[in-house]
RNAcentral holds the sequence, with entries from MGnify. A computed fold for a 62-nucleotide RNA from a pig gut metagenome, annotated as transfer RNA. Its Rfam family is "tRNA". It is annotated as a transfer RNA.

RNA sequence: GAUAGCUCAGUCGGUAGAGCAACGGACUGUUAAUCCGUGGGUCGUAGGUUCGAGUCCUACUC
Repeated sequence: GAUAGCUCAGUCGGUAGAGCAACGGACUGUUAAUCCGUGGGUCGUAGGUUCGAGUCCUACUC
């Protein structure tokens, strides 16, 4: 260091996000490009603290 398929954010603990990709639509003779929209997450595993944990503590895995 481990968070969406990939690359990564996530502030002092308070409803999990972006880009790319995917899917649908518009446009186009077709593709591509462009534009609009949609879905997608047991936050590595198991415990602990707390009203509340991605965030703090412990152990473990890689």